This is a predicted structure of a 353-nucleotide part of an RNA (large-subunit ribosomal RNA, domain III) from Halobacteria archaeon HArc-gm2. Its mean pLDDT, the model's own confidence on a scale to 100, is 88. Its Rfam family is "Bacterial large subunit ribosomal RNA".
Context: one part of a larger RNA
């Protein structure tokens, strides 16, 4: 230089005690309290990183202090699939060869061939439950399945219709999960008692079995009836009556004297994501292809190569950083409000560098 330059100033203000380890603790580990988040700070995946997973052992280094911790140091360990994806097929489009051109091409449209082009998020054979590791699981094991392809024996001469295969708006009808409500049963808190408050009442895939809408048939014979939420329908046959074909990821029955759960491991109802199904508006805009399937029963065998660990973000990508920045998709139905994915509050779960 100066009472100068800093100290609060992110709608994510968070932390305090007691106990532990240890040469050393505000900062590890734990406990009890006390606070954040909630269309996200939860949860499963992508692109992208590349070992950062997980265990021991450490603190010269990285960490904007400190450190006994760490996405650091060192060492060792971990990623296990016929049925998850690649792999197969076509999209917009790309390549290669052939032609043609040049003194010459790694250059160059067309045409003709043949490849190649989708890992969340086009199309597509086929696996669920529950265990189990210090790290993996639909992938190791248990149980119960399913698909192909090769061979074999049966059985078959139909091989094409059709699906695959589609827009935006909207409004009915099935409907399971959640959630709500009621009862019973089971286990729990709180209480001297009445009592009340919390949880929990499971159980897949696959096989068989039901059917609502739609369309069709038979029968009927209506000259104003029949029906919708809404348009609306009928002598080119309405209503009524029988009946054919026919749908969920739904019900039902088996799987399941499997598993789970200390144990109880029922029922009735409301609203109804997803999934099935039907109508009705809209277009000067009309909403893919192609492999596939469709196309059989039985038994025996076989099903190779890749990916798969772990972050996915107020620390594992991209921005020189442990950066308040930017980064596709899903779960979209916890609860209380409430039109509502608002706002404010709590669960699950996750954080308090």
């Nucleotide at each position: 230089u100066a009472g100068u330059a800093g100290c609060a100033g992110c709608g994510a203000u968070a932390g305090u005690c007691g106990g532990g380890u240890g040469a050393g603790a505000a900062u590890c580990c734990u406990g009890a309290c006390g606070g954040c988040c909630u269309a996200a700070u939860g949860a499963g995946c992508a692109a992208g990183g590349g070992u950062u997973c997980c265990u021991c052992a450490g603190c010269a280094c990285u960490g904007u202090u400190c450190g006994u911790c760490a996405g650091c140091u060192g060492a060792g360990g971990g990623u296990u699939a016929g049925c998850c994806g690649a792999u197969c097929c076509u999209a917009a489009g790309u390549c290669u060869a052939u032609c043609c051109g040049u003194a010459a091409u790694u250059c160059g449209a067309a045409a003709u061939a043949g490849a190649c082009g989708a890992a969340a998020u086009g199309g597509g054979a086929a696996g669920c439950u529950g265990g189990u590791u210090a790290a993996u699981a639909u992938u190791c094991c248990a149980g119960c399945g399913c698909u192909c392809g090769u061979a074999u024996g049966c059985a078959g001469u139909g091989a094409a219709a059709c699906c695959g295969a589609c827009g935006c708006c909207u409004c009915g009808g099935g409907g399971u999960c959640g959630a709500c409500c009621a009862a019973g049963c089971c286990g729990g808190g709180c209480c001297u008692u009445c009592g009340c408050c919390c949880g929990g009442u499971c159980g897949a895939a696959c096989u068989g079995u039901c059917c609502a809408a739609u369309u069709c048939c038979g029968u009927g014979g209506a000259a104003g009836c029949c029906g919708u939420a809404a348009u609306g329908g009928c002598a080119c046959g309405a209503a009524g009556c029988g009946g054919a074909c026919g749908a969920a990821c739904g019900g039902c029955a088996g799987g399941a004297u499997a598993g789970c759960g200390c144990a109880a491991g029922u029922u009735g109802g409301u609203u109804c994501a997803a999934c099935c199904u039907g109508g009705g508006g809209c277009c000067c805009g009309u909403g893919a292809a192609a492999a596939g399937g469709g196309a059989g029963c039985a038994u025996a065998c076989g099903a190779u190569c890749c990916g798969u660990a772990c972050c996915g973000a107020g620390a594992u990508c991209c921005g020189a950083c442990a950066c308040a920045g930017g980064u596709g998709c899903u779960c979209a139905u916890g609860g209380c409000g409430g039109c509502g994915a608002a706002a404010g509050c709590c669960a699950a779960g996750g954080c308090c560098u």